[in-house]
Molecule: FMN riboswitch aptamer (RFN element)
Organism: uncultured Isoptericola sp.
């Protein structure tokens, strides 16, 4: 370097109308960590800015003003608590708790639909 792998989760009720509400469920990506992590340390995405580069217009030809998002670089980014065992765990057992991004949807969405047959930390073996 190349190749391949790399996100999961629903049913009742009430209504004109909700898989969005209201009950009661289920889901949890990557690496690290003195022992196994959604909530601990860290990363990717997602959104926002810069710059590099690529195009369109415009023009006193100095620049200006939109637009691609391939790089790079910054910024934002949710949530944990007890007892128990142990050498040694906010990572086990137990028992409580909490978080979950954008647009769409005739009714408010972690779960539906969509960007995504994308992209990506990473990983396997060759």
């Nucleotide at each position: 370097g190349c190749u391949c792998c790399g996100g999961g989760g629903u049913c009742g009720g009430u209504g004109a109308a909700a898989u969005u509400c209201c009950g009661a469920g289920c889901c949890g990506g990557c690496g690290g960590u003195g022992a196994c992590a959604g909530c601990c340390c860290g990363c990717g995405a997602c959104c926002c800015g810069g710059c590099u580069c690529c195009u369109u217009c415009c023009u006193c030809a100095g620049g200006g003003a939109g637009g691609g998002c391939a790089g790079c670089c910054g910024g934002c980014u949710g949530a944990u608590c007890u007892g128990g065992u142990g050498g040694a765990a906010c990572u086990c057992c137990a028992g409580g708790g909490c978080c979950g991004a954008c647009g769409g949807u005739c009714a408010a969405a972690g779960u539906c639909c969509g960007g995504a047959u994308g992209g990506g930390a990473g990983g396997a073996a060759g």